[in-house]
This is a predicted structure of an 81-nucleotide RNA (c-di-GMP-I riboswitch aptamer) from a marine sediment metagenome. The prediction has a mean pLDDT of 89. Its Rfam family is "c-di-GMP-I riboswitch aptamer". Its family is annotated with cyclic-di-GMP binding in the Gene Ontology.
RNA sequence: GAUAAUGGCAAACCGGUUGAAAGGCCGGGACGCAAAACCACAGACCUAAAGGGUGAAACCAAUGGUGGCUGGGUCACCGAA
Numbered sequence: 001g002a003u004a005a006u007g008g009c010a011a012a013c014c015g016g017u018u019g020a021a022a023g024g025c026c027g028g029g030a031c032g033c034a035a036a037a038c039c040a041c042a043g044a045c046c047u048a049a050a051g052g053g054u055g056a057a058a059c060c061a062a063u064g065g066u067g068g069c070u071g072g073g074u075c076a077c078c079g080a081a
Stems, first nucleotide, its partner, number of pairs: 001078001008033002013028006031068001037074003041071003044066003051060002
């Protein structure tokens, strides 16, 4: 980062599976992505089982999660301006 080329990934949704949930994984499927490849260090956001709390709730709360939220770190294809 181009009216380039080889390709790559895969949102929503559907089916299965796992989990308390958020979510993850597998298959189908493409909204899009020049890092939508990998990594939870920082921020942000999501969930709240256990724990605390309550007459019961509400509520608090991450040790759970999101890399397709942002920053940051690492690796990678092509070659016009």